[in-house]
Molecule: small-subunit ribosomal RNA
Organism: Candidatus Kerfeldbacteria bacterium
């Protein structure tokens, strides 16, 4: 100095596990939209693909001979009288430079193909080394010679180029001399050592070994200066080699290696070395990962991150590697050489076809590839580099400019004032609000821009020299002038409205949005964020504690190997000493610079740059410390093992023995059935079964004891006896002395099923056959039955091999039971008590833990050690490969693709062919019906121009409709109207109103007549009518899934909640559970609950009894029947019994009424997107000369048929005729209508009375009762249907009314499966009234009274409901969820006869150039030939990787396909695991196992008594 944030998404809700996704930062980026300026950076990440053109490495004449240019001097020749000109020779001066020669060209620049190690990085070593140029020290630089290029002559070739002859120089080359030194050999001395020998240094001897000159000056046999040259030291810098440490993935790569590992000798190199060769030995590497495969330049650093880490290596710096591909050497100090050489291959170009030339991964540039990456620019002025004595030359290094918003940084696009607020646009509740001081307008400024003027530093040495550049910068002028967009606005996530669209178009990072009111699509307005940028995509880190060292887990979520033994490894008791490997401290050296960080400084600031500091957590060396770990030495006994003693046990193996049961066979008795099931059938049986008695044989399993009991590592082990044998606990504390724990590999054991060989086979029993069941039944049930089950030997190696809980050690309250042992007590035993070792369990106990469930000394607590395993679901424990197996199969074990979840525990509901309790005309017990007939009425269907619409299980269907002939009326046909039939506003005319004629079906149209009102300020106004224009009216048009209101239903069921408290992490729970009781969550008791609310009940109305008051019109005739109004009475109040001294229940008394006296009204929270837009209201949408309005006619009344609700019947408990009784409650003025008369009757005439306790409907109600007839029939039952004649209402009875009379006289003789109502004044039967209404299709609805029953044992069953509990994979809640085959489409991967390609090796063949070796010729280079090695190439068989393929198989995904229904509830046969067989499919069955099974019963245990 720096220093840590989360969110969305699984559910009805919750907690957890767990994945997916987002917010941040970064980039050599790309793409989309947009784009003013400047500075500094940066720019082919792809094809290490191909390249036109130009440039990128030259320089030195002071190394050399020439050539050549100019000038000068001297001479010659020619011309000219001469001057002079031309030419030539020599010399000198000043230039140029093809060649010889020297140095450079191995640097600088590019790229990252290869390389997992001869690389890189850090630290060391080199006594095993080299070094041109540079610095420094010492010593030298003498003599001689032979060539050769250039040049010239000739020749070949298209060219490139080459051959031959001749001449010549040098700092080119060669030889000789000298040797301070150096090299090689030898010798002497020194130190150490017993010696061999090693080491350091010095001296001597022998041999060998150098050179080059150029320029300048001088006093010239020569000397000096300077640059070169030679030899040997030293230095600097550079390079080679060696060691150690470090950093990728893969074990589905486990063994690799013959120059391989080492030695000796030789060769080779600057130098060590198998570097190479000959010989010898047989080594070397590897689970601490060899060998193989894949990928990759390495580091400084960079990005991110709190850090640890993770990812990365572009620009800059260091190193390495490469230079068209492969091989090779030459030269040189250095190369096996980017712009050198040779060869081979591919490619391109030239060619006269004979032959040649080339290498941009230098700078620009081009083609190609690609999402994508620049100018064929200026300059050597600076910084460097090469050469040169120097001037200088060269330099696509470099310095600059250009292009690209590619990145970072900075600046600007104006500033101030300016309305309760312009216009436009948007929204609106129509009032207004927003954009918004924003604009306009006024004033100001000029960064920037444009123009004009001036104008740098960078230049240092010592003169000159600036590409950049007339640039930066300065001054002035003009004028707000030249300059704003992108993304977003459902949540995460800052920011909201309108319109359009209508699961379409589309959006989307995740969740998700869109099916007519979309803040999620598209548009507009507004707003939010950033801003010359903003978004998207890709990639990396983060968030992700989601690989967990820091810092996770494994009972049920993914995860403990089936169990044990044991190797390596890891870890390890107590005490003391030593040493110092780990550890800690100090010092030194290194860890390049740049970068990061801190502090300064320079560009106006910043980015950028410069300076200083800190850092680089590392390595090596030295010194020190000694607690801990390791090591070492010596001890100890608490761990471990052994000994002795008695003990328990289904521990194992083998042999023998036993009884019951079952089956077969034999014999006896005996007769018609047996067996089997829910019920049956197949089957067995008169050839004698089953049953029963006796005998005999066979195999398998061992009742009772027996237990959550015992033993074993686990699997597992059970009759009895014997033999052999393993382990364990206890007591004693005698011995050893840490000998221990765990355990990758490895080995052994390992249920059932299965396999092989050989036996055996009573029962059971996969497969299979038959019988049932069923829509089917490859099942469940039944009858048979083969493998198998059993034994021996050998395989297999898996299970829900489970305590779903690895092993070991220590610590942390207990109780109870039980097994074994011991102690104590006792005469002995038992009980009790104590200790150890096991096995269970408990209050769940305390702590603690856990997501919860739960665990809790037998831990899932607190700790340590070791091993195994996990990292979202599916694909998949699958494919491929490998190992094992006779096979079945096992072990090991992926990916593509796909989903946003999958999952655990717990909660509330719902549900169960789960359980318990309770209620209801729910069943049962009864009475009467429906379903059959005819008719009425409603619905469906069909029909129709229309048969208007709605209602559809219960909860539609005599429902809306409590009255469809017209009207109603919404439908159809036809005719009409268009501000409209109806409302408000405006203008004009007219009062209104009444009425006549014509046309027409009417609506309507045309033409007349009567009438002249009210108020008034005399203008006019109010009401009403007509005309006209437009705002608007109107709509039974749509949406009840946009709504209000109302209603149905569960259900008059007893429930539904709240406050506070308490419990739980939480959803939630408690209260409201429990014991009683009730019609009731009614009440009582009890209780972490205490109270409260909506419901229940009560309060309200009617009826039943009585009292009081009143008495019209009732009744009656003085009475209280009756009516009206008010009041009383019933409360388990009293008694007995039960019950808890309760609530309450049973009985009784009294009473008109008794335990809610009877009935009604009253309907909690909610459910069904229940019903209604057609009662009404209403959002939105739609129509507007029509989907509005009016009129006439038609339809809603149709009719093969189906269903619902009713009426009337089928008759004698009846029908008919005649006589006789008894109600209640209603209605009445456009009304009810009396008496009387007429008509058979419906009805008519009539007109009294009554706005009603008075009159009327309406009388005498009917059933009932009395008398007579009928006599069991399709009838004197039944009345449909039809014919005729009438009556009434009404404009009008045809479609289409009701009633009366006469005639006609259908079906029907009590109703299949099934089903409805009703518990008392009820059912049943009987009539009466009324609403609607002109009339009426009413047999309907709503009321009223009359007569008036039967039955309820009871809650097993059906239906519905309530409470508690249980299971659940359901929550749209069982009308749920969900599995597999088949069919269709799409996708990826594996197999596949094969086909094609690549990579690295192996064997053989061939073998260029070239080093090395050999031979011959020549001898100065050299030429010819041969050999080893070897690039490329060829042949062959394999290995690995990839591409592709007919086909077959599985997998995944895909709103509404087919078949079944396997799972979830006891899922209707509990489910699941392993294994085997079978089957369209889920699956079924056998065998062993698990509980992760519901329910009931029993046993055991715990607590209490």
């Nucleotide at each position: 100095a720096c220093u840590g944030a989360g969110a969305g998404u699984u559910u009805g809700a919750u907690c957890c596990u767990g994945g997916c996704u987002c917010a941040g930062g970064a980039u050599g980026a790309a793409c989309g939209c947009u784009g003013g300026c400047g500075g500094c950076g940066u720019g082919u990440c792809u094809u290490a693909g191909g390249c036109a053109u130009g440039c990128a490495a030259g320089u030195c004449g002071a190394a050399c001979g020439g050539a050549u240019u100019a000038u000068a001097u001297a001479g010659g020749u020619u011309a000219g009288c001469a001057a002079u000109a031309a030419u030539u020779u020599a010399u000198a001066u000043a230039g140029u430079u093809a060649g010889u020669g020297g140095c450079a060209g191995a640097c600088g620049g590019g790229u990252g193909a290869g390389c997992a190690u001869g690389a890189c990085a850090g630290u060391g070593g080199u006594a095993a080394a080299u070094u041109a140029c540079c610095c420094u020290g010492a010593a030298g630089c003498c003599g001689u010679g032979a060539a050769u290029a250039a040049c010239u002559u000739u020749c070949c070739g298209a060219a490139a180029g080459g051959a031959a002859g001749g001449c010549u120089a040098a700092u080119a080359c060669a030889c000789g001399a000298u040797g301070g030194g150096c090299a090689a050999g030898g010798g002497g001395g020194g130190a150490c050592g017993a010696a061999a020998g090693u080491c350091a240094u010095u001296c001597c001897c022998u041999u060998g070994u150098a050179a080059a000159g150029g320029c300048c000056c001088c006093u010239u046999u020569g000397g000096g200066g300077u640059c070169a040259c030679u030899u040997c030291g030293g230095g600097a810098g550079a390079u080679g080699c060696c060691u150690u440490u470090g950093g990728c993935c893969u074990a589905u790569c486990a063994g690799c290696u013959a120059g391989u590992u080492g030695g000796u000798g030789a060769g080779g190199u600057a130098a060590u070395a198998g570097c190479u060769c000959a010989c010898c030995a047989a080594g070397g590497c590897a689970a601490c990962g060899a060998c193989g495969g894949g990928u990759a330049g390495c580091g400084g650093g960079u990005g991110u991150g709190a850090g640890a880490g993770c990812a990365u290596g572009g620009c800059c710096c260091g190193c390495c590697a490469c230079a068209u591909u492969g091989g090779g050497a030459c030269u040189g100090a250095a190369a096996c050489a980017c712009u050198g050489c040779c060869c081979a291959g591919a490619c391109u170009c030239c060619u006269a076809c004979g032959g040649g030339a080339g290498g941009c991964u230098g700078c620009a540039g081009u083609c190609g590839a690609g999402a994508a990456u620049c100018u064929u620019c200026c300059a050597c002025a600076a910084u460097g580099c090469g050469c040169g004595a120097a001037a200088g030359c060269g330099u696509g290094a470099u310095g600059g400019a250009g292009c690209g918003a590619c990145g970072c940084c900075g600046c600007g696009u104006g500033c101030a004032g300016g309305a309760a607020g312009a216009a436009g646009c948007c929204c609106u509740u129509c009032g207004g609000g927003g954009u918004g001081u924003a604009a306009a307008c006024u004033g100001c400024u000029u960064u920037u821009a444009u123009c004009a003027g001036g104008g740098a530093a960078a230049a240092a040495c010592u003169u000159g020299c600036g590409a950049u550049g007339g640039u930066a910068c300065c001054u002035g002028a003009u004028g707000a002038a030249u300059a704003a967009g992108a993304g977003g606005u459902u949540g995460c996530u800052a920011a909201c409205u309108u319109c359009g669209u209508g699961c379409c178009a589309g959006c989307a990072g995740c969740a998700g949005c869109g099916g007519u009111a979309a803040u999620a699509c598209g548009u507009a307005g507004a707003c939010c964020u950033c801003g010359a940028g903003c978004g998207u995509u890709a990639u990396c880190c983060g968030g992700a504690a989601u690989u967990a060292u820091u810092g996770g887990g494994c009972g049920u979520a993914a995860a403990g190997c089936g169990u044990u033994a044991a190797u390596a490894g890891g870890c390890g008791g107590u005490u003391u000493g030593g040493a110092a490997a780990g550890u800690u401290g100090a010092a030194u050296a290194u860890a390049a610079a740049a970068g990061c960080c801190c502090g300064a400084a320079g560009c106006u600031c910043a980015a950028c740059u410069u300076c200083g500091g800190a850092u680089c957590u590392a390595u090596a060396u030295u010194c020190a410390a000694a607690a801990c770990u390791a090591c070492u030495a010596a001890a100890c006994u608490a761990g471990a093992g052994g000994g002795u003693a008695g003990a328990a046990g289904a521990g194992g193996c083998a042999a023998g023995c036993g009884g019951a049961a079952u089956g077969g066979c034999c014999g006896g008795u005996g007769u018609a059935g047996c067996a089997g099931u829910a019920a049956a059938a197949u089957g067995c049986g008169u050839u004698a079964a089953u049953a029963u008695c006796g005998g005999u044989c066979a195999g398998a399993a061992c009742a009772c004891c027996a237990a959550u009991g015992g033993c074993g590592a686990a699997a597992g082990c059970a009759g009895c006896u014997u033999g052999c044998u393993g382990g364990u606990a206890u007591a004693c504390u005698c011995c050893u002395g840490a000998c221990g724990c765990u355990g990758a590999a490895u080995a052994a054991c390992g249920a059932a099923a299965g396999c092989g060989u050989g036996g055996g086979u009573a029962g059971c029993g996969a497969a299979u056959g038959g019988g049932a069941u069923u829509a089917g039944a490859u099942a469940c049930c039944c009858c048979a039955g083969u493998a198998g089950u059993c034994c021996a030997c050998g395989c297999c190696g898996u299970a829900a091999a489970c305590u779903a809980u690895g092993a070991g050690u220590g610590c942390u309250a207990g109780g109870u039971a039980u097994u074994g042992g011991a102690g104590a007590c006792u005469c002995g035993a038992c009980c009790c008590c104590u200790c150890c070792a096991g096995u269970a369990u408990c209050g769940u106990u305390a702590a603690g833990u856990c997501a919860a469930c739960a665990c809790g000394u037998u831990a899932a607590g607190c700790a340590c050690u070791c091993c195994g395993c996990c990292u979202g679901g599916g694909g998949a424990g699958u494919a491929c490969g490998g190992c094992c197996g006779c096979a079945a199969g096992g072990c090991u074990a992926a990916a593509a693709c796909u989903c946003a979840a999958a999952g655990g525990a717990a909660u509330u509901g719902a549900c169960g062919g789960g359980g318990a309790c309770c209620c209801g005309c729910a069943c049962a017990a009864g009475c009467g019906g429906u379903g059959g007939a005819g008719c009425a009425c409603g619905u469906g269907g069909u029909u129709u121009a229309a048969u208007u619409c709605g209602a559809c299980g219960g909860u539609a269907a005599g429902c809306g409709a409590g009255g469809a002939a017209c009207c109603u009326u919404a439908c159809c046909c036809a005719g009409a109207c268009u501000u409209g039939a109806c409302a408000u506003c405006c203008a004009g005319c007219g009062a209104a109103u009444c009425u006549u004629g014509c046309u027409g079906a009417a609506a309507a149209g045309c033409a007349g007549g009567a009438g002249u009102g009210c108020c008034u300020u005399c203008g006019g106004g109010a009401a009403c009518g007509c005309u006209g224009a437009g705002a608007c009216a109107g709509g039974u048009a749509c949406u009840g899934c946009a709504u209000g209101g109302u209603u149905g239903u569960c259900g008059u069921c007893a429930g539904c909640u709240c406050g506070u408290g308490c419990c739980g992490u939480g959803a939630g729970g408690u209260g409201u559970a429990c014991g009683g009781u009730u019609a009731a969550g009614u009440c009582c008791g009890a209780u972490a609950a205490c109270g409260a609310g909506c419901g229940c009940a009560a309060c309200c109305c009617u009826c039943a009894u009585c009292c009081u008051a009143u008495g019209u019109u009732a009744a009656a005739u003085u009475g209280u029947u009756c009516a009206u109004a008010g009041g009383a009475a019933a409360c388990u109040g009293c008694c007995c019994g039960g019950g808890c001294c309760a609530a309450c229940c049973g009985g009784g008394a009294g009473g008109a009424a008794g335990g809610a006296g009877a009935g009604g009204a009253u309907g909690a929270c909610g459910u069904c997107a229940a019903a209604u837009c057609a009662g009404c209201a209403u959002g939105g949408u739609c129509c507007u000369u029509a989907c509005g309005u009016c009129u006439g006619g038609g339809g809603c009344u149709a009719c093969a048929c189906a269903c619902a609700u009713g009426c009337u019947a089928c008759a004698a408990u009846g029908g008919g005729u005649g006589g006789g009784a008894c109600a209640a409650a209603g209605g009445g003025a456009c009304g009810c209508c009396a008496a009387a008369c007429c008509g058979c009757a419906a009805g008519g005439u009539g007109g009294a009375g009554c706005a009603a306790a008075u009159c009327c409907c309406a009388u005498c109600a009917a059933a009932c009762u009395c008398a007579c007839c009928c006599c069991c029939a399709g009838u004197u039952c039944g009345g449909a249907u039809u014919g005729g004649g009438g009556g009434c209402u009404g404009c009008a009875a045809c479609u289409c009314g009701c009633c009366c009379c006469c005639a006609u006289g259908a079906a029907g003789c009590c109703g299949g499966a099934a089903u409805c109502g009703c518990u008392a004044g009820u059912a049943a039967c009987c009539g009466u009234g009324u609403a609607u209404c002109a009339g009426c299709a009413a047999u309907g609805g709503c009321a009223c009274g009359g007569u008036g029953a039967a039955u309820a044992c009871g809650u097993u069953c059906u239906c519905g409901g309530g409470u508690c509990u249980u299971g659940u994979a359901c929550a749209c809640a069982c009308c749920g969820c969900c599995c597999g085959u088949c069919a269709a489409g799409c996708c990826a991967a594996g197999a596949g006869a094969g086909u094609c390609g690549g990579u690295a090796a192996u064997a053989c063949c061939c073998g260029a150039a070239g080093u090395c070796c050999c031979g011959g010729c020549g001898u100065u280079u050299g030429c010819c030939g041969g050999g080893c090695c070897c690039a490329a190439g060829g042949u062959a068989g394999g290995a690995c990787c990839g591409a592709u393929a007919a086909u077959a198989g599985g997998g995944g995904c895909u709103a509404a396909g087919u078949c079944g229904u396997a799972a979830c509830a006891a899922g209707g046969c509990a489910u699941c695991c392993g294994u085997a067989g079978c089957g369209g499919a889920a699956g079924c069955u056998g065998u062993g196992g698990a509980u992760g099974g519901a329910u009931c019963a029993c046993c055991u245990c715990c607590u209490u008594u």